[in-house]
Context: one part of a larger RNA
RNA sequence: CUGGGCGUAAAGGGCGCGUAGGCGGCAAACUAAGUUAGAGGUGAAACCUGCAGGCUUAACCUGCAGCAUGCCUCUAAAACUGGUUAGCUUGAGUGCAGGAGAGGGAAGUGGAAUUCCUGGUGUAGCGGUGAAAUGCGUAGAUAUCAGGAGGAACACUCGUGGCGAAGGCGGCUUCCUGGCCUGUAACUGACGCUGAGGCGCGAAAGCGUGGGGAGCAAACAGGAUUAGAUACCCUGGUAGUCCACGCCGUAAACGAUGAGUGCUAGGUGUUGGAGGUAUCGACCCCUUCAGUGCCGUAGCAAACGCGUUAAGCACUCCGCCUGGGGAGUACGGUCGCAAGACUAAAACUC
Numbered sequence: 001c002u003g004g005g006c007g008u009a010a011a012g013g014g015c016g017c018g019u020a021g022g023c024g025g026c027a028a029a030c031u032a033a034g035u036u037a038g039a040g041g042u043g044a045a046a047c048c049u050g051c052a053g054g055c056u057u058a059a060c061c062u063g064c065a066g067c068a069u070g071c072c073u074c075u076a077a078a079a080c081u082g083g084u085u086a087g088c089u090u091g092a093g094u095g096c097a098g099g100a101g102a103g104g105g106a107a108g109u110g111g112a113a114u115u116c117c118u119g120g121u122g123u124a125g126c127g128g129u130g131a132a133a134u135g136c137g138u139a140g141a142u143a144u145c146a147g148g149a150g151g152a153a154c155a156c157u158c159g160u161g162g163c164g165a166a167g168g169c170g171g172c173u174u175c176c177u178g179g180c181c182u183g184u185a186a187c188u189g190a191c192g193c194u195g196a197g198g199c200g201c202g203a204a205a206g207c208g209u210g211g212g213g214a215g216c217a218a219a220c221a222g223g224a225u226u227a228g229a230u231a232c233c234c235u236g237g238u239a240g241u242c243c244a245c246g247c248c249g250u251a252a253a254c255g256a257u258g259a260g261u262g263c264u265a266g267g268u269g270u271u272g273g274a275g276g277u278a279u280c281g282a283c284c285c286c287u288u289c290a291g292u293g294c295c296g297u298a299g300c301a302a303a304c305g306c307g308u309u310a311a312g313c314a315c316u317c318c319g320c321c322u323g324g325g326g327a328g329u330a331c332g333g334u335c336g337c338a339a340g341a342c343u344a345a346a347a348c349u350c
Stems, first nucleotide, its partner, number of pairs: 004321003007304002012318001014201004021194003025088002028085004033081002035077008048066007091191001092188003095184005103177007110154001115149007125136002162169002206247006215241002220236004258317006266295011299306002323350003332343004
């Protein structure tokens, strides 16, 4: 390379936008690059295969045919692919009319709770645990009432509910802003799909500078437990957690399941629309579109299970896998302030 694979055995890139490339709807005309047919030239001989012949046979030798999978030229065909031209509307997009939403950014604002401060009431305990102790408290704690400060998070509603490409998003209000769904069929007329590189986004932790710091809490200290206890439990507690700007670029970044399109029984719940039926009206009921769950047919699967949200049946494009360890390591390179990230072996060994 061929071939086989990627939910759990090795294997889907964390996610998007998009360059090159690959692939691409319906119908017509022309073309003839691919394609197909015929003819010619060339494709040295030996070698190889088949047949025949010559050495008594064989090896060996000779002849004929095949082979030489190819390349070039000419002629022809026009279904398919490509190209050109002129079209179409179902793919895609736009418009118009509606709709839902914790989608994103900024500013403002609200109440509960914790902590702290001030004052009042009040007195001997509080706190904590399996039990305790460290700790706090007669310099008046805990409890309770009033006032104040500050930071962080938003109970109930809350729902296999919603939104987002993923990471993720939850008090309320305003402003700015992205996407999606339904109906209609007015417009464009294949404008599409995928996407190596590239660019951007990307939880938590971590890093830089400056702020902020209520609660929580790595490290750390003390008290317990224990044979020990560098832990689990308790009392404290600093980075950090929060904000602004800039880095980092990882994850069980998971549905462990790449994206797109078409096709292939149903049943049941739920979210958002539309149409119909019914009604005074709202429900109910029926149909349909988009999402999100459960069960299940065919089929698939090693089994578990998947099953119109496929892991079924097909096609297109990308990524990835090839025994375990060594190792996601070394070296080199690129990136980073660093931590490190990305790319990625071999010896050796089983």